Predicted 3D model of a 484-nucleotide part of an RNA (small-subunit ribosomal RNA, 5' domain) from an uncultured bacterium. Its mean pLDDT, the model's own confidence on a scale to 100, is 84. RNAcentral holds the full RNA, with entries from ENA and SILVA. It matches the Rfam family "Bacterial small subunit ribosomal RNA".
Context: one part of a larger RNA
């Protein structure tokens, strides 16, 4: 000097920040990723219309709202943690064997057909969670032909591969091919802790050939072959850490550190796997095994807050189970709009950091009480009181916005204006023996206590506790931590 700070005494507003550092402990309750009907068929409601009516209705058509299911997109994006990692994990610079959904450019194409399935009826099993059979159906859901190159593949020859339609008639789709923009994957130099009271250390090890495997290169796996690779320029090994712009101090140089903010990276109750996908080996998906909790009808079944808030627990210690999609920005929609604990606001905490205020200006009988005292007096102290003002800020009461482009305003009648009464509603914490700025008196008697140090106290204690007076900071001020 600074600090997510905590703890003691105190405590008037704003503003901008910032708030579980310890239990990656464990979680009740709500909400945090859904969307499209302009992909499809159904079902309930409504309105209209047309048939039949035994006036109860039946039954079609058109056109609205709505639910579940089929189907596409998203859900790998936002948001949380730092267990794990000393390692291409992160910084920096390179590099070549890759791949990219939606986007934007070109460039060609969009044909002919079939078999099913949910929902939905029936029928069944089971407390439940969830099935199980039978039957019916539709799609931009799925398979088949045709086409078919400037694509792939080959040395040629040749061979091989695809599409989907939907509305308001204008568009949006849908399939191959090249580009490109953006993201991602992979090597490599170099830099990035400590402990040698770790000296060896390694069989896929190391390096070939060949295979498989991947978007893609590798021993990345696999077979044979060779014996190699790594180490005092610290290999292996314990042990501590996420890592970087940056933050803190500091003249720097370099020591500390990595909250909030932004990039990377790893993780989602543990531990293993994989599926789908353009992207995961997926926080709010799925399977296995495990601990835990919770339903049971004892046969089986659920769950996973290191998202927002809440809760218990730990702790010196750290907020509301709030509003809002207004506005930025996401997913989906042709859109109109839905969703969005991302954000944006608002609540609590002097936790920081800045700004403000608790009045001014007069006022000697130097008032009255306090303290001291050589008993005169000195001191509190122009300070009170009285007179004179002024209204920051609080507090009535009118108007009241920016952010919103045409509409849309949580915040908010909020910022901030003007008026109005009335000094009104607002100081306090520490320390005075020397480092160190401030000094006496009375209790106390090596006692009770103080104390960063040095050291005070044993009968006149400026050092301990009151109390007057006095020094500093100030809506704070002390003390304890920890860094420089």
């Nucleotide at each position: 000097a600074a600090c997510g700070a905590a703890c003691g005494c105190u405590g008037g507003c704003g503003g901008c920040a910032u708030g579980c550092c310890u239990a990656a402990c464990a979680c009740a309750u709500g909400c945090a990723a859904g969307u499209c009907g302009a992909a499809c068929g159904a079902g309930a409601c409504c309105g209209u219309u047309g048939u039949c009516u035994u006036c109860g209705g039946a039954u079609g058509g058109c056109g609205g709202u709505u639910u579940a299911g089929u189907g596409g997109c998203g859900c790998a994006c936002g948001g949380g943690u730092g267990c794990g990692u000393a390692a291409c994990g992160c910084g920096u610079g390179g590099g070549a064997a890759u791949c990219u959904g939606c986007c934007u450019c070109u460039u060609g194409g969009u044909u002919c057909g079939g078999a099913a399935u949910a929902a939905c009826a029936g029928u069944u099993a089971g407390a439940a969670a969830u099935g199980a059979c039978u039957g019916c159906u539709a799609a931009u859901a799925c398979c088949g032909g045709a086409u078919g190159a400037c694509g792939a593949c080959g040395a040629a020859a040749g061979u091989c591969c695809a599409a989907a339609g939907a509305u308001u008639u204008a568009u949006c789709g849908c399939c191959g091919a090249g580009a490109g923009a953006u993201g991602a994957g992979c090597c490599c130099g170099c830099g990035u802790a400590g402990g040698a009271u770790u000296a060896g250390c390694u069989a896929g090890u190391u390096g070939g050939u060949g295979a498989g495997g991947u978007a893609a290169u590798g021993g990345c796996u696999c077979a044979c072959c060779a014996a190699g690779g790594c180490g005092a320029c610290g290999a292996u090994c314990c042990u501590u850490a996420g890592c970087u712009g940056g933050u803190c101090u500091g003249a720097g140089a370099g020591g500390a550190u990595g909250a909030u903010c932004a990039g990377c990276c790893a993780c989602a109750c543990u531990g293993g796997g994989a599926c789908u996908g353009a992207g995961a080996c997926a926080c709010g998906g799925c399977c296995c095994a495990g601990a835990c909790u919770c339903c049971u009808a004892c046969g089986g079944g659920a769950g996973g807050c290191a998202g927002c808030a809440g809760u218990g627990g730990g702790g010196a210690a750290u907020a509301u189970u709030g509003g809002a999609c207004a506005a930025u920005g996401g997913g989906c929609g042709a859109a109109a709009g839905c969703c969005u604990g991302a954000u944006c606001c608002a609540g609590c905490a002097a936790u920081g950091c800045c700004g403000c205020g608790u009045g001014a200006g007069u006022g000697a009988u130097g008032a009255a009480g306090g303290c001291c005292u050589u008993a005169g007096g000195g001191u509190u102290g122009u300070a009170a009181a009285g007179c004179u003002c002024u209204u920051u800020u609080a507090c009535c009461a009118g108007g009241g916005a920016u952010g919103a482009u045409a509409a849309u305003g949580a915040c908010a009648g909020u910022a901030c204006c003007u008026g109005g009464a009335g000094a009104a509603u607002a100081a306090g914490c520490u320390c005075c023996g020397g480092c160190u700025a401030a000094c006496u008196c009375c209790g106390u008697g090596c006692c009770a206590g103080c104390a960063g140090c040095c050291g005070c106290g044993g009968u006149a204690a400026u050092a301990c506790g009151g109390a007057g007076g006095g020094a500093g900071c100030u809506a704070g001020c002390g003390u304890u931590g920890u860094u420089c």